[in-house]
RNA sequence: AACAGAGUAGAAAUUAGCGCGUCAAGUGCCGGCGGGAUGGGAUGUUGCCCGCUGGACGAAAAAUACAAUGUAUUUGCGGUGCUUUUUUCGCGUUCGCUGCA
Numbered sequence: 001a002a003c004a005g006a007g008u009a010g011a012a013a014u015u016a017g018c019g020c021g022u023c024a025a026g027u028g029c030c031g032g033c034g035g036g037a038u039g040g041g042a043u044g045u046u047g048c049c050c051g052c053u054g055g056a057c058g059a060a061a062a063a064u065a066c067a068a069u070g071u072a073u074u075u076g077c078g079g080u081g082c083u084u085u086u087u088u089c090g091c092g093u094u095c096g097c098u099g100c101a
Stems, first nucleotide, its partner, number of pairs: 003099003010089004016083004020078003029055008040095005061075006
């Protein structure tokens, strides 16, 4: 030199805890605008994430207590939020790193 490999952001499923909604926000789908992060270095977006915003679609409540027309608690429900456990997946180009040595 050649060949092989490791490592990111993040994504999916899953465990547990604490919340939110059930007076419908959130989630999921299709757009617009703006921003951000992307192996150890450099570079990069058609991929990823976030904020604002438009559109279509759309959901499940029940019981109990009380000083009662509304509060609380409990059980449900929501492709619900955050943190967390485990597993799986996971950089294009280039340099570097490890193995071959």
The RNA shown here (THF (Tetrahydrofolate) riboswitch aptamer) has 101 nucleotides and comes from Vagococcus acidifermentans. Its Rfam family is "THF (Tetrahydrofolate) riboswitch aptamer". About the family: Tetrahydrofolate (THF) riboswitch was first reported for Ames et al. as an RNA motif in 5' untranslated (5'-UTR)regions of folate transport and biosynthesis genes in Firmicutes genomes. Its family is annotated with tetrahydrofolate metabolic process in the Gene Ontology. Rfam 15.1 lists 747 matches to the family in 747 species. RNAcentral holds the sequence, with entries from Rfam. The prediction has a mean pLDDT of 75.